[in-house]
């Protein structure tokens, strides 16, 4: 330099053929206990890497940029 995959909550990952952005872990709170832990209940947490385009509507489709990983040279 060329090709491919990936980028979504603090972490690991879902989100079907484009139609309300979710789960587990973690965090905070509650209840329980003499107390702690485990288990139980509740809550918060998102510019879906960035910038454009298409569309009534984009995490999803298209273009460019950046980053990570892999392959070729």
């Nucleotide at each position: 330099g060329c090709c491919g995959a990936c980028g979504u909550a603090g972490c690991u990952c879902a989100a079907c053929u484009g139609g309300c952005a979710g789960a587990g872990c973690g965090a905070g709170g509650g209840a329980u206990u003499c107390a702690u832990a485990a288990g139980c209940c509740c809550u918060a947490g998102g510019u879906u890497a960035c910038a454009g385009g298409u569309u009534c509507g984009a995490g999803u489709c298209c273009u460019g940029u950046c980053g990570u990983c892999g392959g070729c040279a």